RNA sequence: CCUCCAAGGAGCGUUGCGACCGGAUUCCCCGGCCAGGCUUGGAGGCGGAUACAUCCCCUUAAACAACGGCGCUCACUCA
Numbered sequence: 001c002c003u004c005c006a007a008g009g010a011g012c013g014u015u016g017c018g019a020c021c022g023g024a025u026u027c028c029c030c031g032g033c034c035a036g037g038c039u040u041g042g043a044g045g046c047g048g049a050u051a052c053a054u055c056c057c058c059u060u061a062a063a064c065a066a067c068g069g070c071g072c073u074c075a076c077u078c079a
Base pairs, nucleotide, nucleotide: 001045002044003043004042005041006040007039008038009074010073011072012071013070014069017037020032021031022030023029036067047056048055049054
């Protein structure tokens, strides 16, 4: 850096950027879909380091998330 999994209480409506899909083809457009795309934890891949068999952090204890357009509703908590 990338991929997968889990968690961050839930639902309805709506707008629509990026990504994605389709069309068009020099005009960077048209249409569709679209508000977990973010953070945390776990696992793996690539890559790197190196003491060549390991690491990219590990162990113990305590405490524990912060966020997610707009409108509404429910749940939970406090007063």